A computed fold for a 71-nucleotide RNA from a Prolixibacteraceae bacterium, annotated as Fluoride riboswitch aptamer (crcB RNA motif). Its Rfam family is "Fluoride riboswitch aptamer (crcB RNA motif)". The literature on the family includes a 2012 paper in Nature by Ren et al., "Fluoride ion encapsulation by Mg2+ ions and phosphates in a fluoride riboswitch". The prediction has a mean pLDDT of 75. Taxonomically the source falls in Prolixibacteraceae (Bacteria, Pseudomonadati, Bacteroidia, Marinilabiliales). The sequence was found by an Rfam model in a public genome assembly.
RNA sequence: UUUGUGGUCGGCAAUGAGGUCUGCCUUUAACCGCCGUAACGCAAGUUCAGGCUGAUGACAUCUACCAAUGA
Numbered sequence: 001u002u003u004g005u006g007g008u009c010g011g012c013a014a015u016g017a018g019g020u021c022u023g024c025c026u027u028u029a030a031c032c033g034c035c036g037u038a039a040c041g042c043a044a045g046u047u048c049a050g051g052c053u054g055a056u057g058a059c060a061u062c063u064a065c066c067a068a069u070g071a
Stems, first nucleotide, its partner, number of pairs: 010025004016062002019059003033052003038047003
């Protein structure tokens, strides 16, 4: 210097932060929810009007947001 293996470290798990656990990824990576209108397309699929749920992948906590009530 090159090749291979591994995955410590690191990163990811639809909206913020910390802890524990689980799963996934090794940089053209893992990941980027659901319903639905319209357009393109043989299809797969891509883009898009509108609407819905959720601050977690799981267990808990905090914060933000919304609604109601009270002072």